The RNA shown here (FMN riboswitch aptamer (RFN element)) has 132 nucleotides. Its mean pLDDT, the model's own confidence on a scale to 100, is 76. Its Rfam family is "FMN riboswitch aptamer (RFN element)". Rfam links the family to the GO term FMN binding.
């Protein structure tokens, strides 16, 4: 310096004011938040990727659920053909507008509270081995 494989660490944020009401950090109106890799240059919303829901086996249960597995099958998986500006170059910055956020609860509907979850992971990092 390199491709692999083996351990070990790490890997997510945010209701604060105000109104209604019996009740809401769930509506309303202000307000807050933004995983990972790429991308001429810095991203929630360009290209990808991940947990979760769902599917599928299998078991254990015996109808209502729970435990392992299984992988891109593909049904959720989301949002700007945004406008101005500076650049060589930015759907990434700067200014202005819009828009989006699993699944299970809940004295009333959750991106922000409580649960799985002291999970699990995309991915980042050390080490020692093994190679040149």
């Nucleotide at each position: 310096g390199g491709a692999c494989g083996u351990u070990c660490u790490c890997a997510g944020g945010g209701c604060g004011g105000g109104g209604c009401g019996g009740a809401a950090u769930u509506c309303c109106c202000c307000a807050c938040c933004g995983g990972c890799g790429g991308u001429g240059a810095a991203a929630g919303c360009c290209c990808g990727c991940g947990a979760g829901c769902g599917c599928c086996g299998u078991c254990c249960c015996c109808u209502a659920g729970g435990g392992c597995g299984g992988g891109u099958c593909a049904g959720c998986a989301g949002a700007c053909a945004c406008c101005g500006g500076u650049g060589a170059a930015a759907u990434u910055c700067c200014g202005g507008g819009g828009c989006c956020g699993a699944c299970g609860g809940u004295u009333a509907u959750a991106g922000u509270c409580c649960g799985g979850a002291u999970g699990a992971a995309a991915g980042a990092g050390a080490a020692a081995g093994c190679u040149g």